[in-house]
RNA sequence: GGACCGGACGGUCGCUCUCAUUUCGUCAAGGAAUGAGGGAGGAAAGUCCGAACUCCGCAGAGCAGUGUGCCGGAUAACGUCCGGGAGGCCGGGUUCAAGCCCGGUUGACGGAAAGUGCCACAGAGAAUAUACCGCCCUGGCGGCAACGCCAGGGUAAGGGUGAAAAGGUGCGGUAAGAGCGCACCGCCGUCGCAGUAAUGCGGCGGGCAUGGCAAACCCCACACGGAGCAAGACCAAAUAGGGAGGAAUUUCUGCGGCUUCGCUUCCAGGAACGUGCCGGCUCGGCGCGUCAAACCUCCGGGUAGGUCGCUUGAGCCCCGCAGUAAUGCGUGGCCCAGAGGAAUGACCGUCCCGCUGGAGCAAUCCGGCGGACAGAAUUCGGCUUACAGGUCC
Numbered sequence: 001g002g003a004c005c006g007g008a009c010g011g012u013c014g015c016u017c018u019c020a021u022u023u024c025g026u027c028a029a030g031g032a033a034u035g036a037g038g039g040a041g042g043a044a045a046g047u048c049c050g051a052a053c054u055c056c057g058c059a060g061a062g063c064a065g066u067g068u069g070c071c072g073g074a075u076a077a078c079g080u081c082c083g084g085g086a087g088g089c090c091g092g093g094u095u096c097a098a099g100c101c102c103g104g105u106u107g108a109c110g111g112a113a114a115g116u117g118c119c120a121c122a123g124a125g126a127a128u129a130u131a132c133c134g135c136c137c138u139g140g141c142g143g144c145a146a147c148g149c150c151a152g153g154g155u156a157a158g159g160g161u162g163a164a165a166a167g168g169u170g171c172g173g174u175a176a177g178a179g180c181g182c183a184c185c186g187c188c189g190u191c192g193c194a195g196u197a198a199u200g201c202g203g204c205g206g207g208c209a210u211g212g213c214a215a216a217c218c219c220c221a222c223a224c225g226g227a228g229c230a231a232g233a234c235c236a237a238a239u240a241g242g243g244a245g246g247a248a249u250u251u252c253u254g255c256g257g258c259u260u261c262g263c264u265u266c267c268a269g270g271a272a273c274g275u276g277c278c279g280g281c282u283c284g285g286c287g288c289g290u291c292a293a294a295c296c297u298c299c300g301g302g303u304a305g306g307u308c309g310c311u312u313g314a315g316c317c318c319c320g321c322a323g324u325a326a327u328g329c330g331u332g333g334c335c336c337a338g339a340g341g342a343a344u345g346a347c348c349g350u351c352c353c354g355c356u357g358g359a360g361c362a363a364u365c366c367g368g369c370g371g372a373c374a375g376a377a378u379u380c381g382g383c384u385u386a387c388a389g390g391u392c393c
Base pairs, nucleotide, nucleotide: 001393002392003391004390005389007351008350009349010348011347012346013345015039016038017037018036019035020034021033022032023031024030041373045384046383048382049381050380051379052378053228054227055226056225065224066223067222068221069220070084071083072082073081074080085109087106088105089104090103091102092101093100094099110219111218115217116216117213118212119211132159133158134155135154136153137152138151139150140149141148142147167185168184169183170182171181172180186208187206188205189204190203191202192201193200194199232308233307234306235305242299243298244297245296246295249272250271251270252269253268254267256264257263258262273289274288275287276286277285278284315334316333317332319330320329321328322327352371353370354369355368356367357366358365359364
């Protein structure tokens, strides 16, 4: 670094789901009892990516915005995984040296000759390169000389600063130096070959132009509608709203008025009738009888509540085959939580593991303390983070 496990067994008392039987409930909805069976994780976590599923939205194109970014493959999909390439770092070998070779490891790895911007501190100088120390030349002065001081100039080799100093190493060259010249390495351009590609190798040309930062703006290429199971679908009370509809009138008295043996609006009362409710009938009671209320019937929307979504699925296990691998295909076997203010627990005993105390020559025995991170909530594939202890490579 990777893979796996992540306490075991038994008893008692519970919780939840399914099935069976019995029982309560007139029936039904449902409740109870008994029995059998199932009942958290490697991360169920963070909710960071990618999907399934559901609803809403949607002519087309563009801008803005967000994300991704070497190449090939895997996959339902991915920012994930596998393989490869180039770079960085580490180790070893080799070369006079730069460098090269081998092995391991690592990261958001398009573009810095499209443009803009930034490059702290230190340093003389940080992108129009730079002269602080040093080195060298010339002139003057001093000195017997070595040399020192001053002035002018050359120099990017050496020192120093820095994350970075304008190709590197070696030889030549020079007053000292310098791609100034040459060889090698690097770089740029071009051609050829190899490879699916990233890219590599080689030939030729060019003394070298192009410092770094894009997890700064930006440019290029590609992709992207939004919300999420509290998605959403169905059934549907009580109460209060909305809409449509429903049957049925006479008489007497009183008061009052007038055109007074009569007629009569309104009001009050009585009787009969009709009708509604008081769960069916009778009595009785309470309303109503033409504005239309009440009452009844029907329709429609929503709430409480209930049901579905809900767990058979990109599912798990074994074996075989293909592939370097990720993974795919095939045979066989298995069914493995579905709750919902939310179950999966508590206690005891024996054992196991770690630390520790005592007894014993020892084997061993008797005690004490501790055993993590954490807990489903529509479901998958990943990533990241947490984790006592143990096993294997």
A computed fold for a 393-nucleotide RNA from a soil metagenome, annotated as Bacterial RNase P class A. The coordinates come from a structure-prediction model, not an experiment, and the mean pLDDT is 75.